[in-house]
Predicted 3D model of a 331-nucleotide RNA (Bacterial RNase P class A) from Fervidobacterium riparium.
It matches the Rfam family "Bacterial RNase P class A". The family's RNA type in Rfam is ribozyme.
It is recorded under the gene name rnpB.
Of the family's consensus pairs, 90% are formed in the model.
The prediction has a mean pLDDT of 76.
RNA sequence: CAAGAGGGGCGAGCAAGCGCAGGCAGCCGCACAAGGCUGUCCUGAGGAAAGUCCGGACUCCGUGGGCAGGAUGCUAGCUAACGGCUAGGUGGCGUGAGCCACGGAUAGGGCCAUAGAAACGGAAACCGCCUGAAAGGUUAUUCCGAGUAAGGCAAGGGUGGAAAGGUGAGGUAAGAGCUCACCAGCAGUGCAGUAAUGCACUGGCUUGGCAACCCACAUCCGGAGCAAGGUCAAACAGGGGGUUGGGCGGCCCCACUCUAAAUCCCCCGGGUAGACCGCUUAGACAGAUGCUUGCUCAAGACAGAAUCCGGCUUACAGCCCCUCUUGAGCU
Numbered sequence: 001c002a003a004g005a006g007g008g009g010c011g012a013g014c015a016a017g018c019g020c021a022g023g024c025a026g027c028c029g030c031a032c033a034a035g036g037c038u039g040u041c042c043u044g045a046g047g048a049a050a051g052u053c054c055g056g057a058c059u060c061c062g063u064g065g066g067c068a069g070g071a072u073g074c075u076a077g078c079u080a081a082c083g084g085c086u087a088g089g090u091g092g093c094g095u096g097a098g099c100c101a102c103g104g105a106u107a108g109g110g111c112c113a114u115a116g117a118a119a120c121g122g123a124a125a126c127c128g129c130c131u132g133a134a135a136g137g138u139u140a141u142u143c144c145g146a147g148u149a150a151g152g153c154a155a156g157g158g159u160g161g162a163a164a165g166g167u168g169a170g171g172u173a174a175g176a177g178c179u180c181a182c183c184a185g186c187a188g189u190g191c192a193g194u195a196a197u198g199c200a201c202u203g204g205c206u207u208g209g210c211a212a213c214c215c216a217c218a219u220c221c222g223g224a225g226c227a228a229g230g231u232c233a234a235a236c237a238g239g240g241g242g243u244u245g246g247g248c249g250g251c252c253c254c255a256c257u258c259u260a261a262a263u264c265c266c267c268c269g270g271g272u273a274g275a276c277c278g279c280u281u282a283g284a285c286a287g288a289u290g291c292u293u294g295c296u297c298a299a300g301a302c303a304g305a306a307u308c309c310g311g312c313u314u315a316c317a318g319c320c321c322c323u324c325u326u327g328a329g330c331u
Base pairs, nucleotide, nucleotide: 001327002326003325004324005323006322007321008320009319010318012296013295014294015293016292017291018290020044021043022042023041024039025038026037027036028035046302050313051312053311054310055309056308057307058225059224060223061222069221070220071219072218073217074088075087076086077085078084089102090101091100092099093098104215108214109213110210111209112208126157127156128153129152130151131150136144137143165183166182167181168180169179170178184206186203187202188201189200190199191198192197229277230276231275232274239268240267241266242265243262246264249259250258297300
């Protein structure tokens, strides 16, 4: 210098003007209410505010246990918790820095289209390889019948995503873990490691895939969600109460006494309208956070809060920083 890998930060800047929302202050307002005006005083979106995919806080309801249902799934740790993060393990990819994936298929059931002989049962044989007749025909043991029938094999070919360990040697009529060596896998033992797992030795020679089909195992999960939920609280209607109140009736008028009723009146409590809290040093009426002009440059992307927090995922013009890898050149 070029091409990359991992991580972190920023997300046009400055000035002027006009606005919007909230706070605060002052003034108007019967008033420290509602509401309105003024201010040149403060504050005003994001790294994802998004998707609403997980986990929690908070709230109400439920609460004896189980079943059902759902989620997670290599190991260890972190965490309030998690399906998150960190470190490790194994496998795959990359020259590399690094990146990606992750439980069980001998508990059982089910499925594996088309093609193919055959798709799980250690079954099956299309081409093929090997052995290889006879009747009969005839000059013929010798030719034809015929490399046919029958038998052996699974090495090679073919089909398929996948055909039952792989490579090589021996062996054989041809073959085959039939035998042997190495490799892969399986089982056992020992050692190392908290563990996943790794290494070594031994053994018999060998076991298809799908669990995002059901399932088994382990762990976790009560339900609904801020339109949660709570506080204050009219009018009309309805409920309960009052006779010590006014009015009214019993009683034509006045006064008094007694009495009745609950239509007026008064009192009480519940709900609704409405208001407020929940709700936030952004914060609502689910409505604000903007626009114009000038200058600068790299010419500005994705996008906008609605109870709050921890994550994940997705979108994103571009800029800056750190560490590392590979290649080339120079000293």